Record summary:
The RNA shown here (SAM riboswitch aptamer (S box leader)) has 117 nucleotides and comes from Dokdonella sp. The model forms 97% of the base pairs in the Rfam consensus.
[in-house]
Order: sequence, then C1' cells, then structure tokens
RNA sequence: CACUCAUCGCGACCGGUCGAGACACUGGGUCUGAGACGCCGGGGCAACCGCGACAUCCGUCGCACGGUGCCAAUUCCAGCGAAGCCGCCGGCUCGGCCGGGCUUCGGGAGAUGAGCG
Repeated sequence: CACUCAUCGCGACCGGUCGAGACACUGGGUCUGAGACGCCGGGGCAACCGCGACAUCCGUCGCACGGUGCCAAUUCCAGCGAAGCCGCCGGCUCGGCCGGGCUUCGGGAGAUGAGCG
C1' cells in the first nucleotide's frame, strides 16, 4: 500500500508545550487567542487482538497484565441508488407529472481492529 472480515446514535479528561487554524474531501454547520489542532506527561473509556470459563456451529459470560484504539458534536449532517410517507411547499402541458422535504434500507467514501499478500 492492496485485499478480506467485523464494528462505527453508548462511553471517556487534567496539566504542559506550540501558536492558527481544525473537524478526510465538497456543501452546510460546528470547535477555536477564555489557545483549538498537533506533540509530551499523567489519567480515563472501551473490549478488536489477548487471557479464562461455558459452548465445542454461530457464539455467550467474565478479566483488563499485554498489543491496538479512542476520550466535541451519530463517522457532526448531507453528498449515489431504491422504497415508503407528505395534498406539506414550488412549478407544469394540472385524472397527474416534475422538483423539493422526511423516514427506512442498500451502496460508495472514511476511521479502527484482526488476518493475508
């Protein structure tokens, strides 16, 4: 770096340092000189790997030494497709159609873990 699988509405801060952007991208919106983001120290959350028990098909329960990860906002929201709802809004050539909005599902992108090349 690529691929495969799983998860992503819960949870978790206090200092030091730095000095202007940060939230992947686009559009919104949010955080930020009352110092964000990053880095360092300490603390914490959680349970993917790990350990133990049960089950020996999927898994379930517990532990938290160790390997990761994480500690603003649902992955902050949307961004492609489908379905449903709405006489709610706008338009039209008005039996309805188009656009829009909301909800659900799927996909794509992203993040993390494990495996593999």
The sequence was found by an Rfam model in a public genome assembly. The coordinates come from a structure-prediction model, not an experiment, and the mean pLDDT is 83. Rfam family: SAM riboswitch aptamer (S box leader). About the family: The SAM riboswitch is found upstream of a number of genes which code for proteins involved in methionine or cysteine biosynthesis in Gram-positive bacteria. Gene Ontology term of the family: regulation of gene expression.